[in-house]
RNA sequence: UGAGGUGUAGCUCAGUGGUAGAGCACAUUCCUCCCAUGUAUGAGACACUGGGUUCGAUUCUCAGCACCGUAU
Repeated sequence: UGAGGUGUAGCUCAGUGGUAGAGCACAUUCCUCCCAUGUAUGAGACACUGGGUUCGAUUCUCAGCACCGUAU
């Protein structure tokens, strides 16, 4: 320098146009002498930023930003 990929909860990841889920972690309850394991319940992200398309966008599209590997 070229052509690509990724960006969603504290972490790891789902979710192919109709008001976003799981596991782990966290809080509370039960259990226990205590801890751990286990049970039940709950909180937590409006989606990297800004435009465009659409009745409607996490999803399609454009630009930018960050990161990743790759070719020379």